[in-house]
Context: one part of a larger RNA
Molecule: small-subunit ribosomal RNA, 3' major domain
Organism: metagenome
RNA sequence: UGACGGGGGCCCGCACAAGCGGUGGAGUAUGUGGUUUAAUUCGAUGCAACGCGAAGAACCUUACCAAGGCUUGACAUGUCGCGAAUCUCGAUGAAAAUUGAGAGUGCCUUCGGGAGCGCGAACACAGGUGGUGCAUGGCUGUCGUCAGCUCGUGUCGUGAGAUGUUGGGUUAAGUCCCGCAACGAGCGCAACCCUCGUUUUUAGUUGCCAGCAUUAAGUUGGGCACUCUAGAGAGGCUGCCGGUGACAAACCGGAGGAAGGUGAGGAUGACGUCAAGUCAGCAUGCCCCUUACGCCUUGGGCUACACACGUACUACAAUGCUACGGACAAAGGGCAGCUACACAGCGAUGUGAUGCAAAUCUCAUAAACCGUAGCUCAGUUCAGAUCGAAGGCUGCAACUCGCCUUCGUGAAGGAGGAAUCGCUAGUAAUUGCAGGUCAGCAUACUGCAGUGAAUUCGUUCCCGGGCCUUGUACA
Numbered sequence: 001u002g003a004c005g006g007g008g009g010c011c012c013g014c015a016c017a018a019g020c021g022g023u024g025g026a027g028u029a030u031g032u033g034g035u036u037u038a039a040u041u042c043g044a045u046g047c048a049a050c051g052c053g054a055a056g057a058a059c060c061u062u063a064c065c066a067a068g069g070c071u072u073g074a075c076a077u078g079u080c081g082c083g084a085a086u087c088u089c090g091a092u093g094a095a096a097a098u099u100g101a102g103a104g105u106g107c108c109u110u111c112g113g114g115a116g117c118g119c120g121a122a123c124a125c126a127g128g129u130g131g132u133g134c135a136u137g138g139c140u141g142u143c144g145u146c147a148g149c150u151c152g153u154g155u156c157g158u159g160a161g162a163u164g165u166u167g168g169g170u171u172a173a174g175u176c177c178c179g180c181a182a183c184g185a186g187c188g189c190a191a192c193c194c195u196c197g198u199u200u201u202u203a204g205u206u207g208c209c210a211g212c213a214u215u216a217a218g219u220u221g222g223g224c225a226c227u228c229u230a231g232a233g234a235g236g237c238u239g240c241c242g243g244u245g246a247c248a249a250a251c252c253g254g255a256g257g258a259a260g261g262u263g264a265g266g267a268u269g270a271c272g273u274c275a276a277g278u279c280a281g282c283a284u285g286c287c288c289c290u291u292a293c294g295c296c297u298u299g300g301g302c303u304a305c306a307c308a309c310g311u312a313c314u315a316c317a318a319u320g321c322u323a324c325g326g327a328c329a330a331a332g333g334g335c336a337g338c339u340a341c342a343c344a345g346c347g348a349u350g351u352g353a354u355g356c357a358a359a360u361c362u363c364a365u366a367a368a369c370c371g372u373a374g375c376u377c378a379g380u381u382c383a384g385a386u387c388g389a390a391g392g393c394u395g396c397a398a399c400u401c402g403c404c405u406u407c408g409u410g411a412a413g414g415a416g417g418a419a420u421c422g423c424u425a426g427u428a429a430u431u432g433c434a435g436g437u438c439a440g441c442a443u444a445c446u447g448c449a450g451u452g453a454a455u456u457c458g459u460u461c462c463c464g465g466g467c468c469u470u471g472u473a474c475a
Stems, first nucleotide, its partner, number of pairs: 001475002003472003007469007015459002019423005026314008034305002042053002064300007073125001077124002079121005086103007107114002127289002130287003136283002138278003141274001143272001148187006154163003167178003193266004198234007207224003212221002237260001240254005316416001320375007332363003337356002341352004382413001387408007429451007
């Protein structure tokens, strides 16, 4: 100087408390451990691994296993030789591939040849998701959006170092004020950026409709007021008033205002810590393999199942379930695509057909909600696992191992022990919708809107953190 303390002081955070809803019990989905296996590829492992890499394993992917094959190789550059390239058909085979037959003679040309493509030969080499993340780059997580981390000059100290950065106030903040052997500065904080909230203006099509006409319908004429769209501005600064304060910084209350003291949310992550994670995104040193640790193919596996854990979904019901009728979104996607409409089918879906590269057409009926009726507390008109049968879709192909529909079947489950998680407002809870991935496959993920709470006395305690101080046999 740090680190640590079941030392002290001050302070903060959904840290506790106050509340609301969960997890832990059930079934299922999914990840992991374990076990099993020819293989169940590999990585991630307290917080910070475990719906994680994987924004989607039937083949492919795929790295694993078995079997069948190849050895200048699936891929790159160079040398030589042959052949146009290319296409079609046959045999063997699970395929890869091996082998045979036929069609075909192109482009440029200085007529030597050349470009491109294919085949063959030999060698330089290719190749490796093989090892090492404790050799590395890059990227990322974490403490933590915590308020800290430092430097120059000066001063003090023999020196390590100190000072500044401590102190009195204040703040979300090393934020600001005052004081002070310090005076300044840098990286962080804040602001500058994006979205939302108010308003003005510009512009009215594919958007909108106040008044006029018209229609089944903003459908059409007309209009751009309004809504909306998307450009440019305005607006909030403790600016104004009162009080407290040290005549300060600031705090408390108020006015005006759409918004008030960081308006709300996002992006943004200092010096560093964890030899944290990643050699399997990529790059890369070294080591290792080279008729194999490389490459091709078929089939299997990654989907196994006495069990254990994590994360979710669905429930256990009457604030509910079922049936019928009625209402209101936002944000997105669409041409190898989204599909109106009509018809067939109980339905998944199929057939025909129309519009749209989309403020135009379409996915697309939002659901919870409201109204009416039934159910009357029961393993039920709750719950839907499991299983049987019949179908549909995608795709060479749904057996291992996809999704959906209909009919039947109707398991556990009566609110979950110890323990434990999230959340302070348009939040929690609850309700649907969309998107990416994607041929097909979503209870996951990422977004979007609808309905919409309760509680916070307070900081004694648990956890994490910041500043000052003290002790130490620790570095």